[in-house]
């Protein structure tokens, strides 16, 4: 010094945590016991919603490159490319909290 379509949206997955749901505990209607209901706690609760990868998967769109028809705009086609590579803190941020989210393909390392 080392430019980036190394774009951009969905879909899930590793991964996360705890609003909400469910689970699991103590309390509460009662003479009394239980269940429902319903307040706390709780993610060293499997879950379901939910968040969720640049270096994980799929898709679509875009962009690029040919050809092919067109005066020019621009329209169609493609086993085309873009789909090759990537180790990576510490801090900080959101949101109900966390995270491989987001700062960041950063700093830094090589």
């Nucleotide at each position: 010094a080392a430019c980036c379509a190394a774009g951009u949206u969905c879909c899930c997955u590793a991964g996360g945590g705890u609003u909400c749901c469910g689970c699991g505990g103590c309390g509460u209607a009662c003479a009394g016991c239980a269940u429902c209901g319903u307040g706390c706690c709780g993610g060293a609760c499997u879950g379901g919603u939910c968040c969720g990868a640049g270096a994980g998967g799929g898709a679509a769109c875009g962009g690029c490159c040919g050809g092919c028809c067109g005066a020019u705009a621009g329209g169609c086609c493609g086993u085309g490319c873009u789909c090759a590579c990537a180790c990576g803190g510490a801090g900080g941020g959101a949101u109900a909290a966390a995270a491989g989210c987001c700062c960041g393909g950063g700093a830094g390392a090589u």